Predicted 3D model of RNase P RNA and transfer RNA as a complex of 457 nucleotides. Its mean pLDDT, the model's own confidence on a scale to 100, is 79. Rfam match: Bacterial RNase P class A. From the family's description: Ribonuclease P (RNase P) is a ubiquitous endoribonuclease, found in archaea, bacteria and eukarya as well as chloroplasts and mitochondria.
RNA sequence: AAAGCUGGCUAGACAGUCGCUGGCGGCGCGGCUGGGCGCGCGGGUUUACCCCGUGCUUGGCGGCCGCCAGAGGAAAGUCCGGGCUCCACAGAGCAGGGUGCCGGUUAACGACCGGACGCCGUGAGGCGAUGGAAAGUGGCACAGAAAAUAUACCGCCGAUGGCCGCAAGGCACAGGUAAGGGUGAAAUGGUGGGGUAAGAGCCCACCGCACUGGUGGCAACACUCAGUGGCAGGCUAAACCCCACCCGGAGCAAGACCAAAUAGGGAAACAUUGGCGCUGCUCGCGUCGUUUCCGGGUAGGUUGCUUGAGCGCCGCGGUAACGCGGCGCCUAGAUAGAUGACUGUCCACGACAGAACCCGGCUUACCGGCCAGCUUUCAUU
RNA sequence: GGGCGGUUAGCUCAGUCGGUAGAGCAGCGGACUUUUAAUCCGUUGGUCGGGGGUUCGAGUCCCCCACCGCCUACCA
Numbered sequence: 001a002a003a004g005c006u007g008g009c010u011a012g013a014c015a016g017u018c019g020c021u022g023g024c025g026g027c028g029c030g031g032c033u034g035g036g037c038g039c040g041c042g043g044g045u046u047u048a049c050c051c052c053g054u055g056c057u058u059g060g061c062g063g064c065c066g067c068c069a070g071a072g073g074a075a076a077g078u079c080c081g082g083g084c085u086c087c088a089c090a091g092a093g094c095a096g097g098g099u100g101c102c103g104g105u106u107a108a109c110g111a112c113c114g115g116a117c118g119c120c121g122u123g124a125g126g127c128g129a130u131g132g133a134a135a136g137u138g139g140c141a142c143a144g145a146a147a148a149u150a151u152a153c154c155g156c157c158g159a160u161g162g163c164c165g166c167a168a169g170g171c172a173c174a175g176g177u178a179a180g181g182g183u184g185a186a187a188u189g190g191u192g193g194g195g196u197a198a199g200a201g202c203c204c205a206c207c208g209c210a211c212u213g214g215u216g217g218c219a220a221c222a223c224u225c226a227g228u229g230g231c232a233g234g235c236u237a238a239a240c241c242c243c244a245c246c247c248g249g250a251g252c253a254a255g256a257c258c259a260a261a262u263a264g265g266g267a268a269a270c271a272u273u274g275g276c277g278c279u280g281c282u283c284g285c286g287u288c289g290u291u292u293c294c295g296g297g298u299a300g301g302u303u304g305c306u307u308g309a310g311c312g313c314c315g316c317g318g319u320a321a322c323g324c325g326g327c328g329c330c331u332a333g334a335u336a337g338a339u340g341a342c343u344g345u346c347c348a349c350g351a352c353a354g355a356a357c358c359c360g361g362c363u364u365a366c367c368g369g370c371c372a373g374c375u376u377u378c379a380u381u
Numbered sequence: 382g383g384g385c386g387g388u389u390a391g392c393u394c395a396g397u398c399g400g401u402a403g404a405g406c407a408g409c410g411g412a413c414u415u416u417u418a419a420u421c422c423g424u425u426g427g428u429c430g431g432g433g434g435u436u437c438g439a440g441u442c443c444c445c446c447a448c449c450g451c452c453u454a455c456c457a
Base pairs, nucleotide, nucleotide: 001377002376003375004374005373006372007371008370009369010368012346013345014344015343016342017341018340020070021069022068023067024066025065026064027063029062031061032060033059034058035057036056037055038054039053040052042051043050044049072352076363077362079361080360081359082358083357084251085250086249087248091283092282093281094280096247097246098245099244100243101115102114103113104112105111116130117128118127119126120125131242132241136240137239138236139235140234153181154180155177156176157175160174161173162171163170164169189207190206191205192204193203194202208231209229210228211227212226213225214223215222216221255303256302257301258300265294266293267292268291269290270289274288275287276286277285296456297455298454310329311328312327313326314325315324316323317322347350382453383452384451385450386449387448388447391406392405393404394403400437408424409423410422411421412420430446431445432444433443434442
């Protein structure tokens, strides 16, 4: 210098004008509305009570003015996990669902961190739903002889037995054979030698494999360790299944409160050994009608609603994820749904995209820019 | 906002346990008819919404996207 790998940060900048949402403060606001204390030769037949007018005072809403704050790394998909709320503060068993190498982190997880093993890459590194096929069941189309207790289509042999022959030998009949061919995604260890009629772990050496022990490691697992075994049981569990662990349901339109309104109605189905809540079944608990359709009414406000497993810095522990301690900070809360528009200047000319109860992840979308660490190749010194 | 379901030929839908994707209508050609319709015979047409994975093999099993549709306020 080029080509890459990993991790992190950023997501046009500045100024002016006009708006939008929320919070705080102010107002000599003839706006709307409520409370308290008075006054009136006001009204209701009235010393109670109510209404009306009026003075003072004090809230709420609104208005005006000023100040402050105002989308994201994914706010998204709703794919996992948790908080919160109600249903029994959440129950028992079965069914069902999920996860799946080992150890750890966490509120929890299918996430993350570290390690093991396998594959890819020269490498930095990347990817992996990675338990069990020797518990059982099933599947393996077509092709092929045979698709899993193996098997004989071509081929090889035909020693032994059979037939022919006096014999040498012949026939390829019984039979032997998995070396070679062919089929297939897949055919029952590989190479070499011995052996044989021909062959074959049939025997031997090496490699591979399995088992037992040893050593290291918490473990997965590893080993240039020792021994034993000729070597069996192909693939498929994102097929049923087995094993281990985990999981109750619904969701902020959850739920709580206030206000307003009405025909508290009709039909059908189910039903007190029952219905419903509690997703299926059995029990248990609670409750006494439930569900669907038709008809009727209101569709306004408050709360939940943002201080939280929160963010930043420092120290300590840990390889790390993360934990503990100290100090500092407050950073949207709308409800037809705000966070924008215009003008000017500059640059590298601006991508994907918009909170809706809140968090931790994953996944997907995305113009670019910057920083750090590392790798390979080339060149120069 | 929340919860569900679907996507297979031009249209409407099947597709069991993973093994060569089918039916009806439509289209095209032919027969019948003076002609058309109807009827009969034959025939064309599929990236199974897209991508990836598991498997020898995926419409089917698993994961991630895209698009479409449905339900969902309160009171009595």